[in-house]
Context: one part of a larger RNA
């Protein structure tokens, strides 16, 4: 000079398009953030309705005995309805959020994988046959403050379990042996099993590259490597017996620090040299620790279990909870924002579908944080007004600046219609270009700094005091450097100061 995810001081009129917990990976009160499907399945309130029975009874009508019988209550049945709930199926591994850990195949590049996996999708090639037995919900009867937990009956399936069928599929000694399945609603549609292949993602593995430190020099026992087992979707000490002594190491091994990596970003003529927030890709984490269950897929942010800490609730017997989602609190910081509207869009979930769910996302709200743009008027106007200020007392500056005259009307106000954002029958939370109205110069200027560097001085006040100050330096009685005015100079909805980078 350029740059910030800043900040702090003075000031502050509008937009538009970014950005905004960088400190304590510290605790969190309260609402939401993952549901859905009745075209899997049983059961099924509530409100409508219809049917019978009982009670009551308006009206009309009597021979006064009662006859009729609209209404309304009640109970029973069926009809439509679908609330809660409960089996079953997909999702709930995706979106979101962090940067604690990690110096390592974590990343980044360039390959292998005959050593491998894949639901949802697409595409071929075949199948859907026979039956059997729980159980939840419900019903009954119990503990228990509660959370929640047994006992007893009984029932339904796309849920579970047997048989049959059996390749191009999996083992194979090549002789053979084995492995599936679900219906719905309904007349054509969509489901299931099996199997090839594809696609998209995913595991694993290699070379090479990736902070600092030697005032860190040895390090290693599953450690290096081999046989035989187990393991895994797969190769491998991965895991476990026995065998061998191996393996890494001054080209930095170990150990100690400090860090997530990348596209990029900042600067620079480049070479480099910092740095990695916002956004996208990828790792790792989810209150610390340590387990696996489930599943096509976790060792699973709002799933389970064990441990610890902390914090509620408790009847003291036992129980609950995890904002590093979105908002939104305390706390510590120099510092970082609404407990908003909405599924209209675009993207997921999960439904044939109508939809239903999204704190993802669109959008509005604060915040000069940041970069762009606009304005704060234009033209005319010497009695060069008054006022400051200076002064050699003549003046001179402030200055066409003000008053005054005429004018527009951007931005702002207020009123109106409203295009487009959506391509389509519709369906807009938000925004809202262009336009038309009305009024009046009215609502919008500061800050810094003037000895030299470096654009701009002059007067008073202070008297090495008070203060300045980035450097060189100023001030001890005429200070162009300290405080005030005036003036003037830069930049302007901003300006300066401080931090950090180059």
């Nucleotide at each position: 000079g350029a740059a910030u995810g800043a900040a702090c001081g003075u000031u502050g009129g509008c937009g538009g398009c970014g950005u905004g917990g960088a400190u304590u990976a510290g605790g969190c009160a309260u609402g939401c953030a993952a549901g859905u499907c009745g075209a899997g399945c049983g059961a099924g309130a509530a409100a409508c309705u219809c049917u019978u029975u009982u009670u009551u009874g308006a009206u009309c009508u009597u021979u006064c005995g009662g006859g009729u019988g609209a209404g309304a209550a009640a109970a029973a049945g069926g009809g439509c309805g679908g609330a809660c709930a409960g089996c079953g199926g997909c999702g709930a591994a995706a979106g979101g959020g962090a940067g604690a850990g990690u110096a390592a195949c974590g990343c980044g590049u360039a390959g292998a994988u005959c050593a491998c996996g894949u639901a949802c999708c697409c595409a071929g090639g075949g199948g859907u046959u026979c039956g059997g037995a729980a159980u939840a919900g419900c019903g009954g009867g119990g503990g228990g403050a509660a959370a929640c937990c047994g006992c007893c009956g009984g029932u339904a399936a796309u849920g579970c379990c047997g048989a049959a069928u059996a390749a191009u599929g999996u083992c194979u000694c090549c002789g053979g042996a084995c492995c599936a399945a679900a219906g719905a609603u309904u007349u054509a549609u969509u489901g299931c099993c099996c199997u090839u292949g594809g696609a998209g993602c995913g595991g694993u593995u290699u070379g090479c590259g990736u902070a600092c430190u030697a005032u860190u020099a040895g390090c290693u026992u599953g450690u290096u490597g081999g046989u035989g087992g187990g393991g895994u979707a797969a190769a491998g000490g991965c895991c476990u017996a026995c065998c061998a002594a191996g393996g890494c190491u001054a080209a930095g091994a170990u150990g100690g620090u400090u860090a997530g990596c990348g596209g990029g970003u900042g600067u620079g003529a480049g070479a480099g040299c910092a740095u990695g927030g916002c956004c996208c890709g990828u790792c790792u984490c989810a209150c610390u620790g340590g387990g696996a269950c489930u599943g096509a897929g976790a060792c699973a942010c709002u799933g389970c279990c064990c441990a610890g800490a902390c914090a509620c609730c408790u009847a003291c017997g036992g129980g609950u909870g995890g904002c590093u989602g979105c908002a939104g609190u305390c706390g510590a910081g120099a510092a970082u924002c609404u407990u908003c509207c909405g599924c209209a869009a675009u993207g997921g979930a999960c439904g044939a579908a109508a939809g239903u769910c999204u704190g993802a996302c669109g959008g509005a709200g604060c915040g000069a944080c940041g970069c762009c743009g606009c304005g704060u008027g234009c033209g005319g106007g010497a009695u060069g007004a008054a006022g400051g200020c200076c002064u050699u007392c003549g003046g001179g500056u402030u200055g066409u600046a003000a008053a005054c005259c005429g004018c527009u009307g951007u931005c702002g106000u207020a009123g109106g219609g409203g295009a487009g954002a959506a391509a389509u029958u519709u369906u807009g939370a938000c925004c809202g270009a262009u336009c038309c109205u009305a009024g009046g110069a009215g609502g919008a200027a500061g800050c810094a700094c003037a000895g030299g560097c470096u654009a701009a001085g002059u007067u008073c006040g202070u008297g090495c005091c008070a203060g300045c100050a980035g450097c060189c330096g100023c001030g001890g009685u005429a200070a162009u450097a300290c405080g005030a005015a005036c003036u003037g100079u830069g930049c302007g909805a901003a300006c300066g100061u401080u931090a950090u980078u180059c």
Small-subunit ribosomal RNA, 5' domain from a metagenome, 502 nucleotides, folded computationally.
Its mean pLDDT, the model's own confidence on a scale to 100, is 81.
Its Rfam family is "Bacterial small subunit ribosomal RNA". Rfam links the family to the GO terms structural constituent of ribosome and ribosome.